[in-house]
RNA sequence: AGAUGGCCGGAUGGCUGCUGUCCCCGCGCAAGCGGGGAUGGAGGAAAGUCCGGGCUCCACGGAAACACGGUGCCGGAUAACGUCCGGCGGGGGCGACCCCAGGGAUAGCGCCACAGAAAUGACACCGCCUAAGACCCUAAAGGUCCGGCAAGGUUGAAAUGGUGCGGUAAGAGCGCACCGCGCGGACGGUAACGGACGCGGCACGGCAAGCCCCACCGGGAGCAAGACCAAAUAGGGACCGCAGGUAAUCCGUUUCCGGAUAGCGGUCCGGGUAGGUCGCGCGAGGCGUCCGGCAACGGGCGUCCCAGAGGAAUAGCCAUCUCCCGCUCACGCGGGAACAGAACCCGGCUUACAGGCCAUCU
Numbered sequence: 001a002g003a004u005g006g007c008c009g010g011a012u013g014g015c016u017g018c019u020g021u022c023c024c025c026g027c028g029c030a031a032g033c034g035g036g037g038a039u040g041g042a043g044g045a046a047a048g049u050c051c052g053g054g055c056u057c058c059a060c061g062g063a064a065a066c067a068c069g070g071u072g073c074c075g076g077a078u079a080a081c082g083u084c085c086g087g088c089g090g091g092g093g094c095g096a097c098c099c100c101a102g103g104g105a106u107a108g109c110g111c112c113a114c115a116g117a118a119a120u121g122a123c124a125c126c127g128c129c130u131a132a133g134a135c136c137c138u139a140a141a142g143g144u145c146c147g148g149c150a151a152g153g154u155u156g157a158a159a160u161g162g163u164g165c166g167g168u169a170a171g172a173g174c175g176c177a178c179c180g181c182g183c184g185g186a187c188g189g190u191a192a193c194g195g196a197c198g199c200g201g202c203a204c205g206g207c208a209a210g211c212c213c214c215a216c217c218g219g220g221a222g223c224a225a226g227a228c229c230a231a232a233u234a235g236g237g238a239c240c241g242c243a244g245g246u247a248a249u250c251c252g253u254u255u256c257c258g259g260a261u262a263g264c265g266g267u268c269c270g271g272g273u274a275g276g277u278c279g280c281g282c283g284a285g286g287c288g289u290c291c292g293g294c295a296a297c298g299g300g301c302g303u304c305c306c307a308g309a310g311g312a313a314u315a316g317c318c319a320u321c322u323c324c325c326g327c328u329c330a331c332g333c334g335g336g337a338a339c340a341g342a343a344c345c346c347g348g349c350u351u352a353c354a355g356g357c358c359a360u361c362u
Stems, first nucleotide, its partner, number of pairs: 001362008010321007018041010043339001047350002050348005055222004068218005073087005088102001089100004103213002108211002110207003125153002127149003133145004161179006180202001181200004187194002226278004236269007248261005285304008322337006
């Protein structure tokens, strides 16, 4: 100078308050009210609400397929994950170390702008070559045609292997060596994969973060979930009373008679709005220690109980100290204390963060 991992997030004391729980005393039939005491009272991210779960209700006979959404090297951890750990491959860095949406492009479709001759059924603008063939020419040289080539130039993000030697008219995996690539069976590794060996002159361009294919995973909504108590109101039911005409309908076989329906009032049931109670914090819990594991993590033992609600308490002041900034030669003086505030809970990720501490390494 840097890399990685972990930790802290002002400290102590006093006074005055707020709030949860418990205990005691007084008043009260009770609900409760008043007083006193003890004890607890924001975070590493409480945030974003991006993933995964618990819990609750709804849906659902089981299984499979299709559709849709998600994940995507391998192995492990875990309740689960898109998280974490350990590896592999690729890339960056002198290095400690860091980064990667990292399955399939011989299943199929599609796309590859601009420039350029040519962008995949690859291609021939400039350029290189006249050995063979035809013609001009008596012949040579030279020229024309028929052609050959892809070394060099040019464009581009990308041009169909690279370097060297041979070879040739010029060239070219045309031949050879090395590198690269592809294929193969053994070997090492749980695997991803690896280092050798042999074979093949090289075929097979890129994009899957365009559709798609393959493998695996996935019901929906969320604590305003949901459960209970329950003033009031609408509609409903049961019973009782009153009124009414024998007009209507129905019932008891018919007439008579009696009852029911429709109206009003009362009581009760039921309903479930306001309101209240629960859900609501003993939990995939914290700390210490030992054991297993490279680690994530798991297990044993010991110990602790640690906010829980109302539009919402967790605060204010003083003193001493700590840190930062400014002024000052200094003593000292003045100002300030990062990001940010729980609301059903837990595991992650991401984002914000003054300043500081520790360990290991280059």